[in-house]
The prediction has a mean pLDDT of 82. Predicted 3D model of a 111-nucleotide RNA (SAM riboswitch aptamer (S box leader)) from an uncultured Flavobacteriaceae bacterium. The sequence was found by an Rfam model in a public genome assembly.

RNA sequence: UUGUUAUAAAGAAAGGCCGAGGGAUUAGACCCAUUGAAGCCUUAGCAACCCUUUUUUCUGAAUAAUCAGUUAAAAGAAGGUGCUAAAUUCUACCAUUAGGAAAGAUAACUC
Repeated sequence: UUGUUAUAAAGAAAGGCCGAGGGAUUAGACCCAUUGAAGCCUUAGCAACCCUUUUUUCUGAAUAAUCAGUUAAAAGAAGGUGCUAAAUUCUACCAUUAGGAAAGAUAACUC
């Protein structure tokens, strides 16, 4: 830094340093904040994308065994990320009952 796919009304905070803003961007609303915002550090936690184990579907290796890939289910948390106010805080575009799109976020793969 490009693209694809998936996910999001659930869940999970204390301490230290610092000192005025913060909730991605624009506008509006609303909210958080000197009873300490953002940032940095430490510790703890949440979740289960990657991941680990077991079982399982299908395919290939001529068959069995076994191996590789793949489908689904259950359990887990060592490791890689992420996250730990409020629905991605809400509205904006289409439709309006639900919903969808765009943009952003995170993950896996990828240029």